[in-house]
Context: one part of a larger RNA
Parts: sequence; C1' cells; structure tokens
RNA sequence: CGCAUACGGUGGAUGCCUUGGCGGUAGGAGGCGAAGAAGGACGUGGUAGUCUGCGAAAAGCUUCGGGGAGCCGGCAAACGGGCGAUGAUCCGGGGGUAUCCGAAUGGGGGAACCCACCUAGUUUAGGCUAGGUAUCAGCUGUUGAAUAUAUAGGCAGUUGAGGCGAACCUGGGGAACUGAACCAUCUCAGUACCUAGAGGAAAAGAAAUCAACCGAGAUUCCCUGAGUAGCGGCGAGCGAAAGGGGAGCAGCCCAAAAGCCUGUAGGAUUUUAGUGGAACGGAUUGGAAAGUCCGGCCGUAGACGGUGAUAGCCCGGUACGCGAAAGGGUUUUACAGGUGAAAUUGAGUAGGGCGGGACACGUGUUAUCCUGUCUGAAGAAGGGGGGCCCACCCUCCAAGGCUAAAUACUCCCUACCGACCGAUAGUGGACAAGUACCGUGAGGGAAAGGUGAAAAGAACCCCGUAGAGGGGAGUGAAAGAGAAUCUGAAACCGUAUGCGU
Repeated sequence: CGCAUACGGUGGAUGCCUUGGCGGUAGGAGGCGAAGAAGGACGUGGUAGUCUGCGAAAAGCUUCGGGGAGCCGGCAAACGGGCGAUGAUCCGGGGGUAUCCGAAUGGGGGAACCCACCUAGUUUAGGCUAGGUAUCAGCUGUUGAAUAUAUAGGCAGUUGAGGCGAACCUGGGGAACUGAACCAUCUCAGUACCUAGAGGAAAAGAAAUCAACCGAGAUUCCCUGAGUAGCGGCGAGCGAAAGGGGAGCAGCCCAAAAGCCUGUAGGAUUUUAGUGGAACGGAUUGGAAAGUCCGGCCGUAGACGGUGAUAGCCCGGUACGCGAAAGGGUUUUACAGGUGAAAUUGAGUAGGGCGGGACACGUGUUAUCCUGUCUGAAGAAGGGGGGCCCACCCUCCAAGGCUAAAUACUCCCUACCGACCGAUAGUGGACAAGUACCGUGAGGGAAAGGUGAAAAGAACCCCGUAGAGGGGAGUGAAAGAGAAUCUGAAACCGUAUGCGU
C1' cells in the first nucleotide's frame, strides 16, 4: 500500500412530515386617487434588532354592535410596570387622527430636503396656530390692447381633469427573426411592441342586410357548413360566406322618447362580527390509547383537523337551525334631478379619376367598404345593392343618434376540490426573499425547513485556558433524540484483526 471483516468518523442521500406552492370549481368584487392614491422615507413599545400594526392623538383614540376571562402583536424569553365583571384583550360597522416624499399641486430640488407669500386668530415681541397660493379645460363675472364697435389678453370665482392598477376591450401607429429548404411579391402578422381611451365588461347592433323568384328579418358568441368555395412567385402558404343547429333575445329616438345614471322614501334579499348544536365507559399492552378485548350510545352530524400511536360519541367543528345597533351590494315601487342631445330624415355627401388601405380575395374580368388628392349628382316619378358590365326582376333606404343579455378576462375576496408537488420538487421565494449578494445603471439574483408528546433544553461534580470539547450525575420511552438536534445511504478518512506484496 492492497483485499476482507468488524467498529467508528465525515457527509446529508433516502424515508416520513408540511406551515408553502400549482391547477381548478362555485359565488362575490371588478377599481383606488386633489376629501391627496398606489408605493415609499422616517418615526412610533419601558428595554438593541427585524417583521406586523399604527402616525407627533403613532402595536393606538372614539362610538355602536358581537363576545365573556383573561390581557399588554410575532421571532421571544426575561426583567420592570400595568389593564380587566364599572366587561378588558379580541372580532365586526361608523367616525377621529393620519409626520415627510410621491400625480405632488406655493417656488425650487440630487424623492422623503431647501426657501417663500397671502388671509384670519393669538402674542409686548420673537413667534405660534388654522386656512390658502400648481397647470390645463369648461362655465360665470369683471377688466380690457394694436383698433371705433369688438376680439385677443389679464384678473377673480366655480366645476372638472391629472396619477396608479394583473388580464380582458376599442382606436392611432407598427417590426424583424422565421417559413418559402436562397430571396425580392408573399409569410411570420396587423402578431410583438409603442401610444390614446374606456368599462365591469368593451366593441357591435335594429338592414341603402341577405337570399334567389322561395323566403329570412338587429348585434354578439358556440357547433356545423369546411380546410369546402376561393385567394396564392397558383410556391410556401392564406382561407371565407350564405344556409342549418344552439346560447341569448328588445327594441327605440330626432324638439323630445325608450333607455341609462344619481338621490330620497318604502319593501324583499344578501354581505361585513357571531351563536345553539347529539352520543362512552371498563379491562389490557404501552412513556402515552385514539390500538386490542368486552359492553353501550348518537346520527338531517361516519366532512375535516387536533389531542402523547389509528377517536362518529375527548376538543374544535360538521348536518340542521338562529342572529345585526351600524355600513355596503343586488332587486323592486314611487317621486325628483341629470343624461340621452346631434340634426330643417342627414351634400362637398353618393358616385367618378389618380394613389393607397380593408374585405379569405396579392388588380385580377374584381364587385363591396375606407380615403390622401382632384372632382362631383339625384333628391322618393328618387336612390343603393344583388361580385366586371347591360336589361328584366327582386330587395333595401346611406351620408344623424341610443340600446340589456348571451361573449372575454382575474391584481383581489369567500367556500370547496385535485389518480398536482412535497424542500435539487412545488412560485425565484414553506425560513428577516425580490432579501443577502453582483452590477455605474437598466438589470441579474441565491442558499437556507424537521430535538422532543412536553424544554422536562442537562442542577451539581470532574479534566481543560474563567475555553472548545468531553466524562459522570440528572430529565426523558429514547440523549446512539443534546440543540451542528428525526431517519442518517454513498463517495471520502480512520482504528483493530487476518491475509497478500
């Protein structure tokens, strides 16, 4: 040094567990904000830190309800000091307070800082307290240029807006990689992304529609029609509609209506705390009974969780009932206000030329829709459409407006579910996680769970440096559960013995 056996060390796999995730179902909610939001900074407790709560009235103040014996939030004890049947702590509704930054709005600014002015009150004064002072838009009033009337402008008042938010929606802009086995028309795709705006949904919507000589009767969504008809360097690919079956149905207005919104009053219902709630004992093993044995009981409750192992009857609950002073939601009735609100029933319109775009449709024989530019009717004895165009026929009435439901989505709340994960999994995050750390910055971004039923967390003694660590003693079922703590695999490192070299 190797091999083997035994016993250890190291290490943290595996097993078991779950506080956290993931995906759903049903219902709710679908907004918050100048009455200052979202998000923060700094404070705030008797005692350092961090999380949570709160705001100089600072783990809280007040009021109205619930509740009924303990309480002064968590990590997290201890010391110190208090509160509570005159009902605390705690839970819910309303109210008060709410520093500074932030749309941030008096001015400035390198966010959480600096510097002002006006009015009122108070004060001998210094000062203090309260309120106000941004911009834009609408309205009202006032003043008022060049310039006479006026207008612009100024000033004051009043009302509104601004910012944030996960997806869904509508409009305005709008790629490329890619595919075409290259690439340019084409495709990816009107996608990603940027931007404006709105709502709980949005958009669309009551035929100048389809259809086919029969008829239908707003819009939206699903299935089908159908990968059909078509489009297409007829390549790659793109790709309808009518009709049929369903979901859901609702119609109206233009000088004043349907509808919608808000408020008040009444009714119904629901929500934001709660509350009642059946039925078990013995023996035995064990540290412990819920296990086993014996004998009972309840069940509109044998869901689930906990309790020292596996509990219908021990505990919380569950089935089934009951409950709101105050606030909110939905619905309904009545009344009031607002909105609808634009317009002589739709003219610089329909249509046309040129150039583009949208339609499944790439200009094609290309209808239809939109319009940058140039033009430009009829006016119901009229006009549009029926996929070039013409005729007949059929059908509808543009150039004004409103409209619920069926549809899309889930930052969020409540209840429940899973042949979903179980700590290298599941969220990046079960732990002080968007933390530590990295980066000038945009941004990137971890690791890290488990003693025990209960701390009963090892008094006291010994070795040692007043250590680290260990040996006794003690607790415990177990300490080979000792805090580096469940189980404790392998690699790796030893000790002992045997054999080999």
Molecule: large-subunit ribosomal RNA, domain I
Organism: Nitrosococcus halophilus